[in-house]
A computed fold for a 352-nucleotide part of an RNA from an uncultured Chloroflexota bacterium, annotated as small-subunit ribosomal RNA, central domain.
It matches the Rfam family "Bacterial small subunit ribosomal RNA".
Its mean pLDDT, the model's own confidence on a scale to 100, is 88.
Context: one part of a larger RNA
RNA sequence: CUGGGCGUAAAGAGCGUGUAGGCGGAUGCUAAAGUCAGCCGUGAAAGCUCCCGGGCUAACUGGGAGAGGUCGGUUGAUACUGGGUGUCUAGAGGACGAUAGAGGGGUGCGGAAUUCCGGGUGUAGUGGUGAAAUGCGUAGAUAUCCGGAGGAACACCAGAGGCGAAGGCGGCGCCCUGGAUCGUGCCUGACGCUGAGACGCGAAAGCAUGGGUAGCGAACGGGAUUAGAAACCCCGGUAGUCCAUGCCGUAAACGAUGCACACUAGAUGUUCGCGUACCUACGGGUGCGUGAGUGUCGCAGCAAACGCGGUAAGUGUGCCGCCUGGGGAGUACGGUCGCAAGGCUAAAACUC
Numbered sequence: 001c002u003g004g005g006c007g008u009a010a011a012g013a014g015c016g017u018g019u020a021g022g023c024g025g026a027u028g029c030u031a032a033a034g035u036c037a038g039c040c041g042u043g044a045a046a047g048c049u050c051c052c053g054g055g056c057u058a059a060c061u062g063g064g065a066g067a068g069g070u071c072g073g074u075u076g077a078u079a080c081u082g083g084g085u086g087u088c089u090a091g092a093g094g095a096c097g098a099u100a101g102a103g104g105g106g107u108g109c110g111g112a113a114u115u116c117c118g119g120g121u122g123u124a125g126u127g128g129u130g131a132a133a134u135g136c137g138u139a140g141a142u143a144u145c146c147g148g149a150g151g152a153a154c155a156c157c158a159g160a161g162g163c164g165a166a167g168g169c170g171g172c173g174c175c176c177u178g179g180a181u182c183g184u185g186c187c188u189g190a191c192g193c194u195g196a197g198a199c200g201c202g203a204a205a206g207c208a209u210g211g212g213u214a215g216c217g218a219a220c221g222g223g224a225u226u227a228g229a230a231a232c233c234c235c236g237g238u239a240g241u242c243c244a245u246g247c248c249g250u251a252a253a254c255g256a257u258g259c260a261c262a263c264u265a266g267a268u269g270u271u272c273g274c275g276u277a278c279c280u281a282c283g284g285g286u287g288c289g290u291g292a293g294u295g296u297c298g299c300a301g302c303a304a305a306c307g308c309g310g311u312a313a314g315u316g317u318g319c320c321g322c323c324u325g326g327g328g329a330g331u332a333c334g335g336u337c338g339c340a341a342g343g344c345u346a347a348a349a350c351u352c
Base pairs, nucleotide, nucleotide: 003324004323005322006321007306008305012320014201015200016199017198021194022193023192025088026087027086028085029084030083033081034080035077036076037075038074039073040072041071042069048066049065050064051063052062053061054060091191092188093187094186095184096183097182098181099180103177104176105175106174107173108172109171110154115149116148117147118146119145120144121143125136126135162169163168206247207246208245209244210243211242215241216240220236221235222234223233258319259318260317261316262315263314266297267296268295269294270293271292272291273290274289275288276287277286278285279284301308302307325352326351327350334345335344336343337342
C1' cells in the first nucleotide's frame, strides 16, 4: 500500500459544535474539465511477446514486427461526474398553532429524619455483636415531652415512566434559558450529510483559594476475630462528601454497538401528540387510523455461537474514528498540557 475487520475474539474516539476535505435531490439549457473515440508526435538501446536466423539443445545471440503511457497536440462524441446558468419541492430550514418533560442556570420557600444545645419527667443502665469488648452513663445517660441551632438529602407520587449530545437530571414556587414532538402545507428553494485539525462540554476521586460541616467517612486511634489480622465486625474519627471561583479531563464515560439517509413480515405493552367513531356520572374513557419516543416477542436475513432482528448485529450508500499475535507496554524517550497528581501522543531491544 492492499485486503479483511471493529456487540462479547484486537478494534467505535466519553459527548457535542464545526473548519478544510470527501460525498450530495428533481429537471432544462450550455461550454466540454473529467470520461470515451479517431489521427499526429513522442515513448533511446537493452528487456518483454511473436516471426525468421546462428548455436547439436538450453543458456547465449543477430535481424524484423508488435505491445508497453495519470504523456503532449489535434479533431470529434456528450450518457455519466464536475463547471456555468435557469426552473422545481419530495431533503433541509423557516412561519403559525398546540403539547409533554427530574433538560440547564439563578433565587426564595417547605416538611420528615439524624446530630447537637437548653429545659421538664425519670433512674440505672445504655449501646453494640455471632458472642463480646472498647465507648457513653449517678457530674444523671438511654427512654420520653417541649423549645432552639445547623447542615445535608428530598420518603410516598415513581413506572421496563420522562428529559438531555454525552456526563447526567427527582420536594415546592418564581425569574432567565436550550432542545424535542405533533398539526397546517403558508414561506425560502438543496441552503444538505459527514467531519482530519480546532473549539466547547464532560461522573467520581483529586488539586488551589476562601467558606461550611448534621450525617456518612479513606487515613488514623481503640475493641474484637484470628496461628497472624496491615482486613471483613464493633466504638471513635481527620481529609473528603456541601457552597463559590479556578484547575484536572479520566471511567466497565457501556447498548462494551460512530453519525446520517433509504429499503426490508408480523404481534404486543407503555409515554406524548393528531384525526375519527362510540360511550360519558362532562373529569374523561374505549375502538380504529396516523406520527414521535421507549420496551418485549418474532419472519426473512445475519451471526463462530450467544444472540440481533423497522431502536438491526438484515440489505445498501456517504463520511469519520479505530484494529492487524501474546508479553515487554498504554511503558521508555521526545514533544505537549497540568500547581501537582498525572493526562494526551507513543516505540524498541528482548521473549513466547